[in-house]
RNA sequence: UAGUUUAAUUAAGCGCCAGGACCAUUGAUAUGGUUGACGAGGUAGAGGUUUAUCGAAAUAUUCGGCGGGUGCCUCUCGGUGGCUUGUCAUCGUUAAAUCCGUAACAAAACCGAAGAGUAAUCUUCGGGACAAAAUACGGAUUGCACAAGAUA
Numbered sequence: 001u002a003g004u005u006u007a008a009u010u011a012a013g014c015g016c017c018a019g020g021a022c023c024a025u026u027g028a029u030a031u032g033g034u035u036g037a038c039g040a041g042g043u044a045g046a047g048g049u050u051u052a053u054c055g056a057a058a059u060a061u062u063c064g065g066c067g068g069g070u071g072c073c074u075c076u077c078g079g080u081g082g083c084u085u086g087u088c089a090u091c092g093u094u095a096a097a098u099c100c101g102u103a104a105c106a107a108a109a110c111c112g113a114a115g116a117g118u119a120a121u122c123u124u125c126g127g128g129a130c131a132a133a134a135u136a137c138g139g140a141u142u143g144c145a146c147a148a149g150a151u152a
Base pairs, nucleotide, nucleotide: 014067015066016065017064019063020035021034022033023032024031025030038055039054040053044076045075046074047073048072049071077092078091079090080089081088083149084148085147086146087145096142097141098140099139100138101137102136103135110127111126112125113124114123115122116121
C1' cells in the first nucleotide's frame, strides 16, 4: 500500500415505550411479543426556551406519552446596505424583506414478487403516480439608511 474475515458503530421528523390497540400461550390471571410519522427542507458560536417548518397518505391508532432536536429569543461573531467606526435594519457563509406569476424536485401509500415469524407483523427487490415550503427565474413594492470621518 492492497485485499480478506469478524465485531461494533451509523439516528435529529430522530430515538424510545409505563398507557392504548393487536398477536401467541392460557379457562382466567399472567407471561412473552408486535405496532407506535411518509418523505421534502433545515445547524456560525454560547446561553435560554419547548406540541420547532412544509406538504403526502389515511379518516380505524400517523392514538397517547417520554426524551432529544438544525426552530424561536438574547448576546457575541460574520455578511449586506459604496469605504472606516458606531447605530439601525435584515439575514447566516447560497448571509435584504414582502407580494404575484411561472418552473423543477419526494417517499410512504398502491400493485406484484421473495424471505423471516405459529401469529400480530417485519425486511428486501421490482413496478409506480402525485406535493408544499425553502429554492430558481420573471415582475411589482418597500428598504438601499443615520451620525462622524476618509478618498475621488